Record summary: Model confidence (mean pLDDT): 79 of 100. FMN riboswitch aptamer (RFN element) from a bacterium, 143 nucleotides, folded computationally. The sequence was found by an Rfam model in a public genome assembly. Of the family's consensus pairs, 100% are formed in the model.
């Protein structure tokens, strides 16, 4: 050095002052830009799976009614946040190189939630100074 542990600390999502059309468009159209974590015999927006948004159920807990009256329940309705669990949840090909790459090279593609907008949004605003998979690193123990 691995290694287990932690009620600790930090970190933990990017992208148009372009041009056309129009009354209007950062949403049309032409050029552009952008890519969360962890895994992978080789480095990923497109392989695998996880995080978030969105949709369900269930719980903690209230309330209320029987019932017991020494102890012990049970039924109804709601049920915020937290938690668990299930559901959703876009996208790739060819050539080359090599033991090995849908991951590098080179050439071509294609995907991007929801609400909001005087005109239709991956890039504007907005939930959100949220959450979160996780990264680091302190502390304990070990060694």
């Nucleotide at each position: 050095a691995a290694c287990g542990g932690u009620a600790c600390u930090u970190c933990g999502g990017g992208g148009g002052u372009g041009g056309g059309u129009g009354a209007a468009a950062u949403u049309c159209c032409c050029c552009g830009c952008c890519g969360g974590c962890g895994g992978u015999u080789a480095u990923a927006g497109u392989c695998c799976g996880c995080g978030a948004c969105c949709g369900g159920a269930g719980u903690c807990u209230c309330a209320c009614u029987c019932g017991a009256u020494c102890c012990u329940g049970a039924g109804u309705g709601g049920a915020a946040c937290g938690c668990u669990c299930c559901g959703c949840u876009g996208a790739c090909c060819c050539g080359g190189u090599g033991a090995a790459a849908u991951u590098c090279c080179g050439g071509g593609a294609c995907c991007g939630a929801c609400c909001g907008u005087c005109a239709a949004a991956g890039u504007c605003g907005g939930g959100a100074u949220g959450g979160g998979a996780g990264a680091a690193g302190g502390c304990c123990g070990a060694g």